This is a predicted structure of an 89-nucleotide RNA (c-di-GMP-I riboswitch aptamer) from a Gammaproteobacteria bacterium. It matches the Rfam family "c-di-GMP-I riboswitch aptamer". About the family: GEMM was predicted in a large-scale screen for bacterial structured RNA regulatory elements. The source organism's lineage runs through Bacteria, Pseudomonadati, Pseudomonadota and Gammaproteobacteria. Its mean pLDDT, the model's own confidence on a scale to 100, is 80.
RNA sequence: UAACACAAUUGGCUACCUGUUUGAAAGAGCAGGCUCGCAAAGCUUCCGGUCUAAGAGCAUUACUUGCUUAUGAUAGCGGGGUUGCUAAA
Numbered sequence: 001u002a003a004c005a006c007a008a009u010u011g012g013c014u015a016c017c018u019g020u021u022u023g024a025a026a027g028a029g030c031a032g033g034c035u036c037g038c039a040a041a042g043c044u045u046c047c048g049g050u051c052u053a054a055g056a057g058c059a060u061u062a063c064u065u066g067c068u069u070a071u072g073a074u075a076g077c078g079g080g081g082u083u084g085c086u087a088a089a
Base pairs, nucleotide, nucleotide: 012038013037016033017032018031019030020029021028022027036076042082043081044080046079047078048077049074050073051072055069056068057067058066059065
């Protein structure tokens, strides 16, 4: 220095629910409750995955519907980058 296993402390975040705001939607913000879990479940869309389809395109209908597609979203789906806390052997 790296890897593996194990122990502990102060704390942290919040899955889910309720109310409300926002968005076309997926989803997100705020407050409260509760505590599924997380050693980065802090931040960040660079890569992949997944979700949505306003707009656009195509097709078809018989005035609608379907299909494709992120510029949208997900960091609590992984990977990457970056920052931080603890220290028994």